[in-house]
Context: one part of a larger RNA
RNA sequence: CCAUUUAGUGGAUGGCUCGGCUCAAGCGCUGAAGAGGGGCGUGCCAAGUUGCGAAAAGCCCCGGAAAGGUACAAGGAGCCUUAGAACCGGGGAUGCCCUAAUGAGAAUUCUUGAUUCUUUUUGAGUCGGUCCGUAAGGAUAGGGAACGCUCUGAAUUGAAACAUCUUAGUAGGAGCAGGAGAAGAAAUCAAUUGAGAUGCCGUGAUUAACGGCGAGUGAAAACGGCAUAGUUCAAACCGAAUCCCUCUCGAAAGAGAAGGGAGAUGUGGAGUGGUAAGUGAGGGUCACGUAAAGCCCGACCUAUUGAAGCCGAAGUCCUCUGGAACGAGGCGCCAUAGAGAGUGAAAGCCUCGUAGGUGUAAGAUAGAGGGCUUGACUCUUUACUUGAGUACCGUAAGUUGAAUUUCUUGCGGAAACCUGGGGGCUACCAACCUCCAAAACUAAACACGUCUUGAGACCGAUAGCGGAAUAGUACCGUGAGGGAAAACUGAAAAGCACCCCAAAUAAGGAGGUGAAAAGAGCCUGAAAUUAAAUGGUGAUAGAGUGAUACGGCUUGAAAGUGAUGAAGUAAUGCGAAGGAAAAUCCCGUGAGGGAUGAGUACGAGGAUUACGAAACAGAGUCGUAUCGUACGUUCUGGAGAACGGGCCAGGGAGUAUAUCUCAAUGGCGAGGCUAACCCGUAAAGGGAAGCCGUAGGGUGACCAAUAAGUUCGCAUUCGUAAGAAGAGGAACGACGUAAGAACUGCGUGAAGUCAUUGGGAUAUGACCCGAAGCCGGGUGAUCUAAGCGCGGGCAGGCUGAAGUUCUCCGAAAGGAGGAUGGAGGGCCGAACCGGUGAUGACUUGCAAAUCUCUCGGAUGACCUGCGUUUAGUGGUAAAAGGCCAAUCAAACCCGGCAAUAUCUGGUUCCCCUCGAUACAUACCGUAGUAUGACCCGAUCAGAGAUUGAUAGCGUUGUAGAGCCACCGAUUGGGGGAUACGAAGUCGAAAGACUUCGCCCUCCUGUCAAACUCCGAAGGCGCUAUCGUCGUAGAAGAUCGGAGUCAGGGCUGGGGGGUAAGCUCCCAGUCCGUGAGGGAAAGAACCCUGACUGAGGUUAAGGUCCCUGAGUGUCGGCUAAGUGUUAACACUGAAGAGCGUUGCAAACCUUAAACAGCUGGGAGGUUAGCUUAGAAGCAGCUAUCCUCUAAGGAGUGCGUAACAGCUCACCAGCCGAGGUUUGUAGCAUCGAAAAUGGAAGGGACUCAAGCCGACCACCGAUACCCCAGGGCUCCGGAAGGAGAUCCGGUAGAGGGGCGUUCUGCAUGGGUAGAAGUACCUCCGUGAGGGGGUGUGGACCGUGCAGAAACGAGAAUCCUGGCGGUAGUAGCAACAUAGUCGGGUGUGAAUCCCGAUCGCCGAAGGGGCUAGGUUUCCUUGGCAAUGUUCGUCAGCCAAGGGUUAGCCGGUCCUAAGAUGUGUCCCAAUUGGAGCACGUCAAAUGGGAAGCAGGUUAAUAUUCCUGCGCCGUCCAGUCUAUGUGCUUAGAGCACACCUGACGUUUUUGGGUAGAUUGAGCGGUGCCGUCGCACCGUCCAAGCACCGAAGCCUAUGGAGAGCUGUAAUGGCGAGAAGUAGGUGAAAGUGUAAUGGCGAAAGUCAAUUGAGCCCAGGAGCCCGUGAAAAAGGCGACUGGAAAGGCCGUACCGAGAACCGACACAGGUGCCCCUAGCUGAGCAGGCUAAGGCGUGU
Repeated sequence: CCAUUUAGUGGAUGGCUCGGCUCAAGCGCUGAAGAGGGGCGUGCCAAGUUGCGAAAAGCCCCGGAAAGGUACAAGGAGCCUUAGAACCGGGGAUGCCCUAAUGAGAAUUCUUGAUUCUUUUUGAGUCGGUCCGUAAGGAUAGGGAACGCUCUGAAUUGAAACAUCUUAGUAGGAGCAGGAGAAGAAAUCAAUUGAGAUGCCGUGAUUAACGGCGAGUGAAAACGGCAUAGUUCAAACCGAAUCCCUCUCGAAAGAGAAGGGAGAUGUGGAGUGGUAAGUGAGGGUCACGUAAAGCCCGACCUAUUGAAGCCGAAGUCCUCUGGAACGAGGCGCCAUAGAGAGUGAAAGCCUCGUAGGUGUAAGAUAGAGGGCUUGACUCUUUACUUGAGUACCGUAAGUUGAAUUUCUUGCGGAAACCUGGGGGCUACCAACCUCCAAAACUAAACACGUCUUGAGACCGAUAGCGGAAUAGUACCGUGAGGGAAAACUGAAAAGCACCCCAAAUAAGGAGGUGAAAAGAGCCUGAAAUUAAAUGGUGAUAGAGUGAUACGGCUUGAAAGUGAUGAAGUAAUGCGAAGGAAAAUCCCGUGAGGGAUGAGUACGAGGAUUACGAAACAGAGUCGUAUCGUACGUUCUGGAGAACGGGCCAGGGAGUAUAUCUCAAUGGCGAGGCUAACCCGUAAAGGGAAGCCGUAGGGUGACCAAUAAGUUCGCAUUCGUAAGAAGAGGAACGACGUAAGAACUGCGUGAAGUCAUUGGGAUAUGACCCGAAGCCGGGUGAUCUAAGCGCGGGCAGGCUGAAGUUCUCCGAAAGGAGGAUGGAGGGCCGAACCGGUGAUGACUUGCAAAUCUCUCGGAUGACCUGCGUUUAGUGGUAAAAGGCCAAUCAAACCCGGCAAUAUCUGGUUCCCCUCGAUACAUACCGUAGUAUGACCCGAUCAGAGAUUGAUAGCGUUGUAGAGCCACCGAUUGGGGGAUACGAAGUCGAAAGACUUCGCCCUCCUGUCAAACUCCGAAGGCGCUAUCGUCGUAGAAGAUCGGAGUCAGGGCUGGGGGGUAAGCUCCCAGUCCGUGAGGGAAAGAACCCUGACUGAGGUUAAGGUCCCUGAGUGUCGGCUAAGUGUUAACACUGAAGAGCGUUGCAAACCUUAAACAGCUGGGAGGUUAGCUUAGAAGCAGCUAUCCUCUAAGGAGUGCGUAACAGCUCACCAGCCGAGGUUUGUAGCAUCGAAAAUGGAAGGGACUCAAGCCGACCACCGAUACCCCAGGGCUCCGGAAGGAGAUCCGGUAGAGGGGCGUUCUGCAUGGGUAGAAGUACCUCCGUGAGGGGGUGUGGACCGUGCAGAAACGAGAAUCCUGGCGGUAGUAGCAACAUAGUCGGGUGUGAAUCCCGAUCGCCGAAGGGGCUAGGUUUCCUUGGCAAUGUUCGUCAGCCAAGGGUUAGCCGGUCCUAAGAUGUGUCCCAAUUGGAGCACGUCAAAUGGGAAGCAGGUUAAUAUUCCUGCGCCGUCCAGUCUAUGUGCUUAGAGCACACCUGACGUUUUUGGGUAGAUUGAGCGGUGCCGUCGCACCGUCCAAGCACCGAAGCCUAUGGAGAGCUGUAAUGGCGAGAAGUAGGUGAAAGUGUAAUGGCGAAAGUCAAUUGAGCCCAGGAGCCCGUGAAAAAGGCGACUGGAAAGGCCGUACCGAGAACCGACACAGGUGCCCCUAGCUGAGCAGGCUAAGGCGUGU
């Protein structure tokens, strides 16, 4: 590592079901007599659910029933009950608080009034709005699942865009009603026949009609059914004949009397129709009663019905198994009952029930009985009556199928009166038909399902309602709203006594119960996964995890094979394709081959015999060999480094209805079928309304079809044959019709229709999941933006505006300076607000925005609390598209909604047959769709078809070639011509000449897709022959179903492009959709098209080793490791070279070449010139002569110049080829890429390279052969045929497997079902059979039928479990502990002590909001606590909050709200005028302090000392006005309440410091030093400044006064009086506190208290309640209700957390240093738990 086993985890599977879902029937309102809903209570112990309501799991009465009961709920205790409980049914009583909510109010379950009665502690009532009514009195609101009516009214969407249109009068909103609602008795239809209210179902009909006449929308009459039902007013006429209340009789209906009231603006009577009717008037007939008719009541009585209920047959017989019998075997019985459920397994006869009978209360129905009312019909006449801003018309809109002819509304106009009026689908006229509007009511038949009952081919715990359970619960959200998970011990709790261990009541052991531990989240108990053990294996070595073969070890009980003999051994005989060898002979240079041997031996395989005596097959693992880059998807192409999946289990996607169409099957057939509905047993049956068909053509009017006449002819029949006939079929003709003669179109010689199943289409969500968005109605301003109301905050320092004043200057205006002064969107800088930079840290954080340092503002356009307002088509915005609850270019929630998605992803069992397209056309078309082409299936029809080969005849214009054959381009040259162009020369000019261009011509050289005088190969057409296919049915035709319209590679041919692994085409082929062999490896290159298994032979390509086959043969070439690469993706060019091998040519050569060696290589001369020199050799010119075998006025080196060395040239030696050029082969250089590197590697050199010619062999799923399967066809079957069938994506077709349920039939099961784990056998496969465990009650098979019917993938859903990982983290921002003791099973963490440290304008103290018991005590430690824990903000139990004077309560603010009123179709909407009410626990405001006390409360309790208001009585005094009269009564006026900001003055207090005294503590003692303390309220009394008032006073060349400004005859200074604060003093206090002391002085001194002044303003800085305007004395009772615990934050709040954040205000805060609340260090106090 793999596997197995044993355990765990987990909760699938199976079984089960007190729950759902659907359908059907029944039934269907409720409430002021207080509902529905909720809150709070209620039990002996009581948290939840249920019940109930202070009479509280209940009370009373009646009935039923019965022995137990006290709900779920099992426990303990008690109690009730045969005097009948509990329970069931009916009736009654009680019924807290909120809610329509109703005395008033309120932020709901609370607060607070008035009044009546009463038994006067107390209890019971009444008091709201609107409407009706004279009144008495009555009605109404609110709730209810869907259904109904009315009003209002979207958008997504569809139209492949979009605007009319559609979605749709839908969703939503508003109002209202009922058990139903609505509609409804024709001013209706119809059509010349008629019908006779309305509603609903079927049909008419996917019709008429509407419609960018697009998409789509869409009636009615009539007919068939269900159900049936008709009435009343207004008016004409009469005119109180009427009604209500009170009273009496009656059960009631009703009757009666008196009084009061309503009513002439008419109570009552009569009357209600369209053939007109009625009234009136005038006639006629009948009737006149104990009658008749109609209506009402219904106590007692009668009948029926009616709740809970009652009766209800037959085995618990024998044997067996078992824990148990309901099982098996045996023997019986009942049945108007064999539906079903339960009972220890499966029960007609055990229990409950079932069939069938039976029973009454309340109530209901009917009757008996009682009561009330009433004349009816008709004739004549024509006087009166018969619904008005109405009918109708115009116009503008909406709406409808409604078209000119639907319905409605606004505006304008506007009738008639029975001699009348409306309608009859355009107007008008006439005729005809039909009806009578403008008033009202009306059952049934139909919609829905809160509710009750029943049923089910519905689900069975991830299913079925979201919910089988304390489920709309827990939980989340400010809110609207969202919204789970979770069933099972056993027959019976018999739910483990006792013992051991242990700190333990944890766990464990032992033991007991039970059939079985099934042992408590307990039936079964899968998988992922975890642990251990066992088997195999593990360091010679690498990984799509496997497949195949062989082997080692382990195993191999049962089921499979096997004693009818396994494995193994031996033998015999048969044997397909294929196929040797030795030996002999022959051939070849050779490898080798041929013939005979021999189609012999051998050969897959199966057969037989003998021995053998028990295993084999199989399983696990490891090894070796060969082969091999998962799966799904999207793609031209995927192992892909393209996308998806961590793993497992369960769930998870082509369905339903309607219509159309095609096919199959079946019924009937010129017909076929019913629909609604009726009956019925979930049958059968009835029911032709209607639909389709039977006739078509035409715009329509309208007209209206075959002579079966002719021919052909398949199958078939007859025939020996030839041939004849010939259903169906085909053709011709004929006919109908279109204005029609012809032409042409459509149709005509009868086949349909209904049902079932299947394929397809359309409409619906339409295979499933998936948007961003649009619209509607609501919810949000606890965040944030802005406004408004009421409050709060800003250490300290600096600067020094105006003004004022002084001095100086100046004639003045004014200026300068010094002081004073204290302005400023001034400056520095804390709190506070902000957020610049580090682009720091952090970035699975402390934190979904933080930390540190740094930085900006910091008296203002400042910051901030509470309250309040503005809302999404909107608000707010010093404006950033910012903010509006972690959401903003249109919030959030729910709904329309399953929006739409030409887009992405996914789409589940098997086998068989065939098998594509990536093209054309069109489209706002290019990611799509339609049609065609291509594919599949079926049918028709009936004989030819043809992709091949050859030949013949015809045709063509490419490759090539050519260009004096056209056309166009084009090199060089010759000649000619000179009009023209350019330049030049000559000339005075005319002009001439030269050259070039241009033109003509000739020669020469070169080109063309859009050139051709030519022109193949080939292609195409026709014909013939052969081949192939076809009657086993081809080609063709028709119908049905698709998919596809992104393509790609190669070869050849092209367009574009520098080119491309580029792009666009054509032809072919392959990949796509194609496996196998080869090319190292590779989609398409080579070979070759795979049904399965075995044996053989070859192809491409190979044969040294890896690696199967040759170190094969005969010849060459290469020396470069060139190469060992068919091509492609392997690169290699121009150029270069005494590389080498051939070939060709020229030249030299025995008269001796070439090379080498030896020798010579001279003289004139150092040639001349030049030069410093120039001597062969710097340069220039010339380059001669001589001697010679030969030797340049010099080839190179060299020197300053010479010299020197060489070369050319000559001779000798040597002795045979040599030199040069060109060309061909193979090699070489040219030759550069990033980690080291590839011919596949090793390696290879007369090869293992390259070229040529050969001989053998290997090599595939090809070919051959054996066995088997399928397919197609023939056949009735058995069986047979196929030389040529069986690769396959999209796709079409065919046949099967499995799952759940139903019917019929038939079986299994406690002697062990399903499920589950492992093993074994069968089948091509989906799958099926068998065995052994586990399990403990259900489960199959056959034939039919019905489906929520098959998963591996969807970043799928739910759950479980892994890896990560014993990992990150529990460190980083504040530096904190340590020691000893205690407790305890256990201590770093708890307690105590000591010591050390941290904060100290806080990390101390007080107190809101918010939280809601966290507070205190006791007992605990499973969880919570980032470790521990004996501890705790944790768990359990008990306890705890005490108020006249603290706050609420009262008042009013911004604002909110009610009623009235108005707007609106309407509301829970809007307006905000009037009148109310509410709104502040920081505004206004009657009154309390000190001390003590508890475990936990205190301004609340206690002690002490106070104060306030209310009420009563009395005394004294008194008026701004008015009124009452005489009560200090009321009202008005007035004052207070009552208010900004900056700055400043004065008086105080708290506090601090210092010194002394006193008391105490410490230092061993003394001296002394150090430290601590040295205190106290409200209230009352006294005193008390400024300012103001009054009186007096009477001033300027001024006086007075301030910090400053200032003030003064409108009266300064001064004087006096009054008023008057904080504070102080005394008292309170003979008290409290303290162990005691409990004094004095000095300095300083407030952001605190009090009283003043001044500046500033485009800002002038709330209201009301209440109080005052009188003082005192005495007395009385009462002061209700609510809050009060605790935290208030580095753990009680908001941030998901015991979170480094936020919050928050407000208040208090000492010392040293210092300007300072800065910074630093400390006190008090608090911490060491940034757990």

The prediction has a mean pLDDT of 82. This is a predicted structure of a 1731-nucleotide part of an RNA (large-subunit ribosomal RNA, half A) from Methanomicrobia archaeon LH_S13. The source organism's lineage runs through Archaea, Methanobacteriati, Methanobacteriota and Methanomicrobia.